Overview:
Predicted 3D model of a 435-nucleotide RNA (Bacterial RNase P class A) from a soil metagenome. The RNAcentral record of the sequence draws on MGnify. Its Rfam family is "Bacterial RNase P class A". Rfam's curators write: Ribonuclease P (RNase P) is a ubiquitous endoribonuclease, found in archaea, bacteria and eukarya as well as chloroplasts and mitochondria.
[in-house]
RNA sequence: GAGCGGGCUGGGUGAUCGCUGGGCGUGGCACGAAAACGCCUGGAGGAAAGUCCGGACUCCGCAGGGCAGCGCGCCUGGUAACGCCAGGGGGCUGAGCCGGUGACGGUUCGGCUACGGACAGUGCCACAGAAAAUAAACCGCCAGUGCAGGCGACAGCGGUGAUCGGCUCGAGGCGAAACCUUUGGCGGAUCUUCAAUCAUCGCCGCACCUGGUAAGGGUGAAACGGUGGGGUAAGAGCCCACCGCGCAGCCAGUAAUGUCUGCGGCAAGGUAAACCCCGCGCGGUGCAAGGCCAAAUAGGAGGGGAGGGCCGGCCCGGCCCGUUAUGACCCUCGGGUAGGCCGCUUGAGCCGCCGAGCGAUCGGCGGCCCAGAGGAAUGAUCGCUACGGCCCGUGGAAACACGAGCCGCACAGAAUCCGGCUUACAGGCCCGCUC
Numbered sequence: 001g002a003g004c005g006g007g008c009u010g011g012g013u014g015a016u017c018g019c020u021g022g023g024c025g026u027g028g029c030a031c032g033a034a035a036a037c038g039c040c041u042g043g044a045g046g047a048a049a050g051u052c053c054g055g056a057c058u059c060c061g062c063a064g065g066g067c068a069g070c071g072c073g074c075c076u077g078g079u080a081a082c083g084c085c086a087g088g089g090g091g092c093u094g095a096g097c098c099g100g101u102g103a104c105g106g107u108u109c110g111g112c113u114a115c116g117g118a119c120a121g122u123g124c125c126a127c128a129g130a131a132a133a134u135a136a137a138c139c140g141c142c143a144g145u146g147c148a149g150g151c152g153a154c155a156g157c158g159g160u161g162a163u164c165g166g167c168u169c170g171a172g173g174c175g176a177a178a179c180c181u182u183u184g185g186c187g188g189a190u191c192u193u194c195a196a197u198c199a200u201c202g203c204c205g206c207a208c209c210u211g212g213u214a215a216g217g218g219u220g221a222a223a224c225g226g227u228g229g230g231g232u233a234a235g236a237g238c239c240c241a242c243c244g245c246g247c248a249g250c251c252a253g254u255a256a257u258g259u260c261u262g263c264g265g266c267a268a269g270g271u272a273a274a275c276c277c278c279g280c281g282c283g284g285u286g287c288a289a290g291g292c293c294a295a296a297u298a299g300g301a302g303g304g305g306a307g308g309g310c311c312g313g314c315c316c317g318g319c320c321c322g323u324u325a326u327g328a329c330c331c332u333c334g335g336g337u338a339g340g341c342c343g344c345u346u347g348a349g350c351c352g353c354c355g356a357g358c359g360a361u362c363g364g365c366g367g368c369c370c371a372g373a374g375g376a377a378u379g380a381u382c383g384c385u386a387c388g389g390c391c392c393g394u395g396g397a398a399a400c401a402c403g404a405g406c407c408g409c410a411c412a413g414a415a416u417c418c419g420g421c422u423u424a425c426a427g428g429c430c431c432g433c434u435c
Base pairs, nucleotide, nucleotide: 001435002434003433004432005431006430007429008428009427011385012384013383014382015381016380017379019043020042021041022040023039024038025037026036045411049422050421052420053419054418055417056416057286059284060283069282070281071280072279073278074088075087076086077085078084089115090113091112092111093110094109095108096107097106098105099104116277117276121275122274123271124270125269138217139216140213141212142211143210144209145207146206147205149204150203151202152201153200156198158194159193161191162190163189164188166186167185168184170182171181172180173179225243226242227241228240229239230238244266245264246263247262248261249260251258252257290342291341292340293339300333301332302331303330304329307321308320309319310318311317349368350367351366352365353364354363355362356361387408388407389406390405392403393402394401395400
């Protein structure tokens, strides 16, 4: 200096003119009050916002229980209550270090976590992929079968040649037999050579062939444990060791849960902010709640009632409304409207000290009063100043210092009141971690 996480803050001061709550005074009046005036004094926020949760208060409803509906869901604590807060546990994850061949394990510092149940049942899992759920054979691997396929080996059948011995026909020595010589024929043994074809064997290739195989490739968010070895035709928890997982027991802990030991070859993958199941909780309404006072006008109820009113005061006269009634007019009562008052700001309040607790929070003592408007006040203007930016001048090598000018200074504003959550926010300050 940058990034991430957490906490605090959210300009100061003066003058003038206003607005509004309260107090006092003047005023007004027979008294009391209102208007008006003067003085003193209080007057937006950390989110006053969104109105998303939870309460106080209010009125309505309610014997008790259940169904439906809605909300919540690791454990323990805090609280008036909560979906909030604190502490703890499990899981996932980033970085570093350590151990191990490895699967993986341990540890330090952070981040996230809606974290009851997926063997009660039902549903869903796009695209891709062979197969998406009581699995599946696309490539690959292996075996078998087939192929007038290719290459190689061998030499059994076969052919050539040589040698050896056997049988036999003819001729000759010699007339007969035996014997000898010689030509030919037959089959045999040994050796050599040929290898086109047939047989056998090995290797390779091919087949829309038949099986085995879930090790490997490939697809996907997800593919029915992992590492190493044995085993096998090739493979596979098929077998073994280890890692991981599950179950049981002992021990530790209030508990969630954890350590250790033993057992199980090891699974029916995910999804419940899908229906659903289990446990717990929930009546509705919102200050325009709700209460009090109360005009004018028009209805309503009761009583009186034969007259009442207008034409400037009186008389005459005239006109209108009414006259046994659905009744002019007078009096009283009641509901409601305008309007006014209460609710309304003293409260799960704020500040300080002490104590309990890791903490949220709680207890004790002392001090304080801190907006209350309601078509809705909390403002406007001008200075000085803090902070940031731009520019100029002076000094200086520079950093910078001093002086003058201009501009900017967020998000946003109470509305019955509290406790939370979430969202918005210029600038400044502090703490932690990493680079």